[in-house]
Context: one part of a larger RNA
RNA sequence: CUGGGCGUAAAGAGAGUGUAGGCGGGAUGAUCAGUCGGUGGUGAAAUCUUACGGCUUAACCGUGAAACUGCCAUCGAUACUGUCAUUCUUGAGUUCGGAAGGGGGAAGCGGAAUUCCUGGUGUAGCGGUGAAAUGCGUAGAUAUCAGGAAGAACACCGGUAGCGAAGGCGGCUUCCUGGUCCGACACUGACGCUGAGACUCGAAGGCGUGGGUAGCAAACAGGAUUAGAUACCCUGGUAGUCCACGCUGUAAACGAUGGGCACUAGGUGUUGGGGGUUUAAAUCCUCCAGUGCCGCAGCAAACGCAUUAAGUGCCCCGCCUGGGGAGUACGGUCGCAAGGCUGAAACUC
Repeated sequence: CUGGGCGUAAAGAGAGUGUAGGCGGGAUGAUCAGUCGGUGGUGAAAUCUUACGGCUUAACCGUGAAACUGCCAUCGAUACUGUCAUUCUUGAGUUCGGAAGGGGGAAGCGGAAUUCCUGGUGUAGCGGUGAAAUGCGUAGAUAUCAGGAAGAACACCGGUAGCGAAGGCGGCUUCCUGGUCCGACACUGACGCUGAGACUCGAAGGCGUGGGUAGCAAACAGGAUUAGAUACCCUGGUAGUCCACGCUGUAAACGAUGGGCACUAGGUGUUGGGGGUUUAAAUCCUCCAGUGCCGCAGCAAACGCAUUAAGUGCCCCGCCUGGGGAGUACGGUCGCAAGGCUGAAACUC
């Protein structure tokens, strides 16, 4: 390097958009670049292979053959690939109509709860635990009633329900905005798939500047526990959690399963839409798209997967090559920093 692989053994990039590149639907014609065939030239010798021979044998040597799988020229073949031209509609897309309905940004509103403040009632406890104590309370707490303030999150509905490329998204209303599905089959006529680089998005945490801070709560303090207790439990409590703008770019970023297309028994539930049945609804039948469970063939080391494949094929990308050393060192690059990306070796088993 090839072969072989990537759900769990090493291995699918966190996700998308897309450049180069790779690959690419049906028909007809042209061309003959790839491809295939014939002929000619060349492919030095030695080496390698082989036949025979020479040194006693062997190594070695000699003679012949084969080979040098290639290159060039020329003449042909035209199925396939390419190229060019014309054309087609099934891939892809556009338009029209309908429904479900989410994300992101912005503004406003709502109730429950919590904490705090003010006032009333009221009196000695409250709180907390396995048990306690720290803590709070006669400066009147806890409890209870009324009023007020603030911030954050949206109970029930809520569902192997929905939407989104992923991260993710949950009170209500309004504005702006993205994607998708079904039907019709009018239009374009291969416009497609993938995608090295590149660019964009990217939970939590962290960072910068400015705000905000009810609850919770790293750090920290105290009380317990304990041999100790830098913990688990308790009382407090600051960053942070929230908002705006900017940065970081990582996760068990998981379905631990890259994307696309085609094909390959069924059964059952559910979401959205269409068609049929029906006077209508319901029911039932059926089609498309999604989302679950079970299960045949097949696959698999097994577990299991099984039309949402881990089955059968094709195209493209990414990645793996024993464990440790190590996702470390060095270098490069990005970052304010923390650190990220790229990523060894000695040595050792």
Molecule: small-subunit ribosomal RNA, central domain
Organism: uncultured bacterium